[in-house]
């Protein structure tokens, strides 16, 4: 330099055009002598960035940044 894959909650990830989600973690409460487990509720998001298409974009298109793998 070229190709491919990826980027969504603190972590690991799902999500093929109209509601942004799961598990774990975190906080409060219940439970316990206390802890753990369990239960209930809750907080936490510019969906990498910019632009485009569309009535409408996490999702389609282009550019760009970063990460990983392969080739040279």
């Nucleotide at each position: 330099g070229g190709g491919c894959a990826g980027u969504u909650a603190g972590c690991u990830c799902a999500g093929u055009g109209g509601g942004a989600g799961a598990g774990c973690g975190c906080u409060a409460c219940c439970u316990u002598g206390a802890c753990a487990c369990g239960g209930u509720a809750g907080a936490g998001g510019u969906c990498g960035u910019u632009g485009g298409u569309u009535c409408g974009a996490u999702c389609c298109c282009a550019a760009u940044a970063c990460u990983g793998c392969c080739c040279a």